[in-house]
């Protein structure tokens, strides 16, 4: 001092799955009705988060640990928007080994 990594951030990307049914409240309308929103019902999605787990693994045994986009829908989410794991660039900072 690098570079692989690992953190924060910024930018781009970036699924799925009822813009459903009652009711209530607000605004527009002469009315059917539109739109936002709160509550309840049902039916579904997984990719914030969060729970649950084999094998591998030590000389034999046992125990204990044992990952996930795998499962399980808490919680989140089913138009738009926000979110969104994860990938790419960048920037700052941390770092063994060599």
């Nucleotide at each position: 001092a690098u570079c692989a990594c690992c953190c924060a951030c910024g930018c781009g990307g970036g699924a799925g799955a009822g813009a459903c049914c009652g009711u209530c409240c607000g605004c527009g309308g002469c009315g059917g009705c539109g739109c936002g929103g709160g509550c309840g019902g049902c039916g579904c999605c997984g990719a914030a988060g969060g729970g649950g787990c084999a094998a591998a693994u030590c000389c034999u045994c046992c125990c204990c640990g044992g990952a996930a986009c795998c499962u399980c829908u808490c919680a989140g989410g089913c138009a738009g928007a926000a979110g969104g794991a994860c990938c790419g660039c960048g920037u700052g900072g941390g770092c063994a080994g060599g």